[in-house]
Annotation:
The RNA shown here (transfer RNA) has 71 nucleotides and comes from a Candidatus Aenigmatarchaeia archaeon.
C1' cells in the first nucleotide's frame, strides 16, 4: 500500500430511509431489622465532514479509528 468488515450510552449490543431498541451501570422509590436478591421509575448514545432525499445511525462520497488478509 491495496481488499473487506466494523465505529451506536460508562460498558456490550440491535436497529432493510419515518418515534433510537434492549442488556448492563449509575440515581431514586417498593421490599427486607440490615445487607444482597427482586420488583418499580427516571437518565444517558447514532466516529468527522459533505452530498442525495420531503425525511439519513440507514444511501454515496472523503477522511481518522481499530479488526482480519494480500503484498
Nucleotide at each position: 500500500g491495496c481488499a473487506u468488515c466494523g465505529g451506536u450510552a460508562g460498558u456490550c449490543u440491535a436497529g432493510c430511509g419515518g418515534u433510537a431498541g434492549g442488556a448492563u451501570a449509575a440515581g431514586g422509590g417498593c421490599c427486607u431489622u440490615c445487607c444482597a436478591a427482586g420488583c418499580c421509575u427516571u437518565u444517558g448514545a447514532c466516529c468527522c465532514g459533505g452530498g442525495u432525499u420531503c425525511g439519513a445511525a440507514u444511501c454515496c462520497c472523503g477522511g481518522c479509528c481499530g479488526a482480519u488478509g494480500c503484498a
Rfam family: tRNA. The prediction has a mean pLDDT of 82.